The RNA shown here (c-di-GMP-I-GGC riboswitch aptamer) has 83 nucleotides and comes from Gracilibacillus sp. YIM 98692. It matches the Rfam family "c-di-GMP-I-GGC riboswitch aptamer". Rfam links the family to the GO term cyclic-di-GMP binding. The model forms 91% of the base pairs in the Rfam consensus.

[in-house]
Parts: sequence; C1' cells; structure tokens
RNA sequence: AAAGAUAAAGGCAAAUCUAUUGAAAAAUAGAGACGCAAAGCCACAGGUCUAAUGCGAUAGCGAUGACGGCUGGGUUACCUGAU
Repeated sequence: AAAGAUAAAGGCAAAUCUAUUGAAAAAUAGAGACGCAAAGCCACAGGUCUAAUGCGAUAGCGAUGACGGCUGGGUUACCUGAU
C1' cells in the first nucleotide's frame, strides 16, 4: 500500500415501543438488535420521501424541508494478517 476471515479487541444500531420536536417526511433521547468494515463525516451528482409557505381550480404542481442503513463521489480513521 492492498485486502477484510464463520477469527480477536473496540464500535455503530434496522424494525418495533416510549417521550419530545415538527405541517409532514423525519429528527433527538431511552429501550431494543435486523444487520454493518466506514452503518464515521459532507446533500456535490443521481435517486427517494414530504408538501407547510407559495402557485393553481377544490385536482394538482412545487424544496427552500428530509433521507448518507439507496448508488456514485469527496474526506478522515480503529483493529487484524487468516487471504
């Protein structure tokens, strides 16, 4: 430098439940573990979700809101030597 094991140390924590916040998507905290080798961080590209304000005609449209545990990209890093 590369790689990541039916291994070791340490780490994170889906669904669900409770509380709070929010218009919602969702977030945070606690409980809880389906999983994860970047499931650390960044909405830059694509994608997905929501639709309060706004536009519109009541249908609907529409991020400025959200998701990094959807993919790519950027960036930083622990452990191991099985391969």